The part of an RNA shown here (large-subunit ribosomal RNA, domain VI) has 266 nucleotides and comes from Clostridium grantii DSM 8605. It matches the Rfam family "Bacterial large subunit ribosomal RNA". The source organism's lineage runs through Bacteria, Clostridia, Clostridiaceae, Clostridium and Clostridium grantii. Its mean pLDDT, the model's own confidence on a scale to 100, is 89.
Context: one part of a larger RNA
RNA sequence: CGUAGGAAAUUUGAGAGGAGCUGUCCUUAGUACGAGAGGACCGGGAUGGACUUACCUCUGGUGCACCAGUUGUCACGCCAGUGGCACAGCUGGGUAGCUAUGUAGGGACGGGAUAAACGCUGAAAGCAUCUAAGCGUGAAGCCCACCUCAAGAUUAGAUUUCCCAUAACGUUAAGUUAGUAAGACCCCUGGAAGACUACCAGGUUGAUAGGUCAGAGGUGUAAGUACAGUAAUGUAUUAAGCUGACUGAUACUAAUAGGUCGAGGG
Numbered sequence: 001c002g003u004a005g006g007a008a009a010u011u012u013g014a015g016a017g018g019a020g021c022u023g024u025c026c027u028u029a030g031u032a033c034g035a036g037a038g039g040a041c042c043g044g045g046a047u048g049g050a051c052u053u054a055c056c057u058c059u060g061g062u063g064c065a066c067c068a069g070u071u072g073u074c075a076c077g078c079c080a081g082u083g084g085c086a087c088a089g090c091u092g093g094g095u096a097g098c099u100a101u102g103u104a105g106g107g108a109c110g111g112g113a114u115a116a117a118c119g120c121u122g123a124a125a126g127c128a129u130c131u132a133a134g135c136g137u138g139a140a141g142c143c144c145a146c147c148u149c150a151a152g153a154u155u156a157g158a159u160u161u162c163c164c165a166u167a168a169c170g171u172u173a174a175g176u177u178a179g180u181a182a183g184a185c186c187c188c189u190g191g192a193a194g195a196c197u198a199c200c201a202g203g204u205u206g207a208u209a210g211g212u213c214a215g216a217g218g219u220g221u222a223a224g225u226a227c228a229g230u231a232a233u234g235u236a237u238u239a240a241g242c243u244g245a246c247u248g249a250u251a252c253u254a255a256u257a258g259g260u261c262g263a264g265g266g
Base pairs, nucleotide, nucleotide: 001152005163006162007161008160009159010158011157015149016148017147018146021049022048023047024046025045026044027043033038051106052105053104054103055102059100060099061098062097066093067092068091069090070089071086072085073084074083075082076081110144111143112142117137118136119135120134164265166178167177168176169175183261184260185259186258187203188202189201190200191199208254209253210252211250212249213248214247215246217243218242219241224237225236226235227234228233
């Protein structure tokens, strides 16, 4: 820009892409078959490999504004307690998120038309012949079925709902301009969305983010004081103190104020 008014939502599916793999074991059955040795088709069940999709409950990894321990040194006047630097100083753990080696799922069933092949009926050619007319069976392959995208599918589809028949100029053209309607955007608070954009949740008729409060999870018993010990240290107060992303509540802070676009229809 188009989709013959302007919007919001829900969809159909022309078409396109993806997937498509396979082992072993049990049973049928030591049956059919075979002198024996050996040893099935068909059918039923179990469990794997590789590949792939999703996810983080479990098992782990990571986790640079979480917790603890600890070395050297400097500073806060000193003790105590803290902070800076030393690869994040080093070490032990670890929430959310992201992850695989973890968890769950998938390639299933079925239908249609066929290939090779196997047939029925059957002439040409009194016989025979699957073929010449006609009719069947038949594959991991083809078309569906399964998953994803999809109406710029210009053949531009469908359904539901909302807004409505203003003004000026111009003369009859689906005209131009302006202010509006439904609605949308700018702007702002943000996000399991994201390079930007887009998308999604919100903007006081509000839980969108921060803060606060409560909890979960993590770390592992803070500081101060008292007691015991010459002291290092231990015990009690104390499952303490601290705590990023998680869950919920709460308008305390910030989403204020404002602006722009947007129909008049065969």